The prediction has a mean pLDDT of 81. The RNA shown here (transfer RNA) has 73 nucleotides and comes from Calothrix sp. NIES-4071. Rfam family: tRNA. Rfam links the family to the GO term triplet codon-amino acid adaptor activity. About the family: Transfer RNA (tRNA) molecules are approximately 80 nucleotides in length.

[in-house]
RNA sequence: GCCGAUGUGGCUCAGUUGGUAGAGCACUCGAUUCGUAAUCGAGCGGUCGCGGGUUCAAAUCCCGCCAUCGGCU
Numbered sequence: 001g002c003c004g005a006u007g008u009g010g011c012u013c014a015g016u017u018g019g020u021a022g023a024g025c026a027c028u029c030g031a032u033u034c035g036u037a038a039u040c041g042a043g044c045g046g047u048c049g050c051g052g053g054u055u056c057a058a059a060u061c062c063c064g065c066c067a068u069c070g071g072c073u
Stems, first nucleotide, its partner, number of pairs: 001072007010025004019056001027043005049065005
C1' cells in the first nucleotide's frame, strides 16, 4: 500500500426484506434469611465509532474518515 471482518447500555451480544433499540450479566432498591450467598420482583443505564448523503422515516441503504483484528505484498 491492497483486500476482508468487526464497532450497539459498565461487560458479552441480539436486532435479516428501513418503521423509531432489546436480552443476559453487572449495578441500585425491595422481598425472602438470624446473617451471607442463592432465588424472586422492580428500577437505573445506549440519540447504535465519527461526519455527510438518500428517504416521510436510517443501528439497518450509499460515500468518506477513525479504531481494532485477520490476510496479501
Overview:
The source organism's lineage runs through Bacteria, Cyanobacteriota, Cyanophyceae, Nostocales and Calothrix.